[in-house]
RNA sequence: UCACUCGUAGCUCAAUGGUGGAGCAAGAAGCUGUUAACUUCGAGGUUGCUAGUUCGAGUCUAGCCGAGUGAG
Numbered sequence: 001u002c003a004c005u006c007g008u009a010g011c012u013c014a015a016u017g018g019u020g021g022a023g024c025a026a027g028a029a030g031c032u033g034u035u036a037a038c039u040u041c042g043a044g045g046u047u048g049c050u051a052g053u054u055c056g057a058g059u060c061u062a063g064c065c066g067a068g069u070g071a072g
Base pairs, nucleotide, nucleotide: 001071002070003069004068005067006066007065010024011023012022013021018055027041028040029039030038048064049063050062051061052060
């Protein structure tokens, strides 16, 4: 320098262009001598940034930023 892949909750990952979810973690309540474990509940998101396409974008397109892989 070029090519490819990836970027979503604190972490690991989902989500056919049509209301963004799960597990773990954190919080609250219950359980008990206490902690842990267990049960229940609710919360937590500018979907990397900026534009474009579309009635509608996490999803498609372009540029930029970051991470990884490969080639030179």
Model confidence (mean pLDDT): 81 of 100. Transfer RNA from an Alphaproteobacteria bacterium, 72 nucleotides, folded computationally. The source organism's lineage runs through Bacteria, Pseudomonadati, Pseudomonadota and Alphaproteobacteria. It matches the Rfam family "tRNA". By type it is a transfer RNA.